The part of an RNA shown here (small-subunit ribosomal RNA, 5' domain) has 505 nucleotides and comes from a Pseudomonadota bacterium. The RNAcentral record of the full RNA draws on ENA. The coordinates come from a structure-prediction model, not an experiment, and the mean pLDDT is 89.

Context: one part of a larger RNA
RNA sequence: GGAUGAACGCUGGCGGCGUGGAUAAGGCAUGCAAGUCGAACGGUCCCUUGCCGGUUUCGCAAGAAACUGGGGAGGGAUAGUGGCGAACGAGUCAGUAACACCCUGGUAUGUACUCCGGAGACGGGCAUAACUCGCCGAAAGGCGAGCUAAUUCCCGAUGGUCCCGCAAGGGUAAAGUCGUAAGACGCUCCGGGAUCGGCCUAGGCCCGAUCAGUUAGUUGGUGAGGUAACGGCUCACCAAGACGAUGACCGGUAGGGGGGGUGAGAGCCUGUUCCCCGACGAUGGAACUGAGACACGGUCCAUACACCUACGGGUGGCAGCAGUCGAGAAUAUUCGACAAUGGGCGAAAGCCUGAUCGAGCGACGCCGCGUGCAGGAUGAAGGCCUUCGGGUUGUAAACUGCUUUUCUGCGGGAGGAAGCCGCAAGGUUGACAGUACCGCAGGAAUAAGGCGCUGCUAACUACGUGCCAGCAGCCGCGGUAAUACGUAGGCGCCAAGCGUUAUCC
Numbered sequence: 001g002g003a004u005g006a007a008c009g010c011u012g013g014c015g016g017c018g019u020g021g022a023u024a025a026g027g028c029a030u031g032c033a034a035g036u037c038g039a040a041c042g043g044u045c046c047c048u049u050g051c052c053g054g055u056u057u058c059g060c061a062a063g064a065a066a067c068u069g070g071g072g073a074g075g076g077a078u079a080g081u082g083g084c085g086a087a088c089g090a091g092u093c094a095g096u097a098a099c100a101c102c103c104u105g106g107u108a109u110g111u112a113c114u115c116c117g118g119a120g121a122c123g124g125g126c127a128u129a130a131c132u133c134g135c136c137g138a139a140a141g142g143c144g145a146g147c148u149a150a151u152u153c154c155c156g157a158u159g160g161u162c163c164c165g166c167a168a169g170g171g172u173a174a175a176g177u178c179g180u181a182a183g184a185c186g187c188u189c190c191g192g193g194a195u196c197g198g199c200c201u202a203g204g205c206c207c208g209a210u211c212a213g214u215u216a217g218u219u220g221g222u223g224a225g226g227u228a229a230c231g232g233c234u235c236a237c238c239a240a241g242a243c244g245a246u247g248a249c250c251g252g253u254a255g256g257g258g259g260g261g262u263g264a265g266a267g268c269c270u271g272u273u274c275c276c277c278g279a280c281g282a283u284g285g286a287a288c289u290g291a292g293a294c295a296c297g298g299u300c301c302a303u304a305c306a307c308c309u310a311c312g313g314g315u316g317g318c319a320g321c322a323g324u325c326g327a328g329a330a331u332a333u334u335c336g337a338c339a340a341u342g343g344g345c346g347a348a349a350g351c352c353u354g355a356u357c358g359a360g361c362g363a364c365g366c367c368g369c370g371u372g373c374a375g376g377a378u379g380a381a382g383g384c385c386u387u388c389g390g391g392u393u394g395u396a397a398a399c400u401g402c403u404u405u406u407c408u409g410c411g412g413g414a415g416g417a418a419g420c421c422g423c424a425a426g427g428u429u430g431a432c433a434g435u436a437c438c439g440c441a442g443g444a445a446u447a448a449g450g451c452g453c454u455g456c457u458a459a460c461u462a463c464g465u466g467c468c469a470g471c472a473g474c475c476g477c478g479g480u481a482a483u484a485c486g487u488a489g490g491c492g493c494c495a496a497g498c499g500u501u502a503u504c505c
Stems, first nucleotide, its partner, number of pairs: 001505004006501005013369006019362002026325003030322003035084003040081002043078007051070008091280003101204002105200003109197002114193007122156004131146006162171003176185003206252003213243003218240008255277004259270004282303005305316004333359001335358003341355001342353004372402004382393004407442006416432001419428003449494005455474002460489005470477002
């Protein structure tokens, strides 16, 4: 000199773009952050509207009205069953020195949704939520009996491009819904693609030798089990191997990379925001479901903590977005919207989305703009210095003219919109935001500080103080004329900032 997720002191006008819990992976009140589909299903409720029956009133009758029962159609809603999603997205960096990551090559492998090709969908059955009834419990919740549907479950059939097998032979599937229909969306099996994974692999990857030996599923084999898959992954048996100064093992520290800072480079330091990968979800352990998890807002067990309780028993997990307490030098709103982009579900309309887009707060950073411009000497006043003549502040001010970026008021006012509805014509969708931007009016109006001035280092005098009070990055200043302390004037450097501290080059 440069740099920072900074903090502290003094000061502070505006805008754009970024950025903001680095410490206690400490504890959390409250709200929200993952749902959706009625075009899979049976119910239930509401509205509308036909049909059939009953009773009453009016009527001679036909019939009308009211009430009521049954069954149907259309529309809307949805607790439950079922399907898909919830393994993504969002957060954090505790652990990890490791195939975690980077890079190279590979294959003993899987892949829901999606795309392409081929083939198929025949027949039957048993349940169970909801519901009704009864019962237990303070609650959370649960038990029994009875009924019922399906794209739920099961059985049989058929079947080959499928699997096993040398062959003979054996095995193995399905579901419907909407529509007047055409058809659309689905369902089953096989093959292939795409995508995303699993696994293996040469090389790379911090410090300590005051860590020198380490190892018993250990190293290899045979067989078996297990897995989507190779493999001591697991097990039985057999052998005695395997690793190590090219640093094993042990200890410490640490998520890795793309990148970032600095530097002429080599290098050194670093890993915040953004992107990729990994790991984790109070701590430890486990499996279930599933294409995918050993699963942050799923389940079970244990532990600690916290809460409710009728004391029998229950409930919880912000390292999601806000917010709160704590610790800390220190880090924001319990905001708006799904308008856009993206995601889930749905045929769609649409619903959900603290992802996201925006707004708010903080000079935390970078960049830009402004705090006016021109004229104005007799060089006002005041301040400071003075050799008392004067010098300086200083064209600075006053004053005159001008301008209006900014500001205030008024008026206009976007792009971001594609989609969606509709046969079409056409209609309709913006949180931000009456914002950006544009026009008009007004008036120099609303806006300057911080640090320094012995040398290094740019900028000097006066007074006060008297080794005191104090300064200080280094050398060093201060003991009666201190350019080094304090104040003032002047000056220097930066400027909405300026200094200090910490850290890196």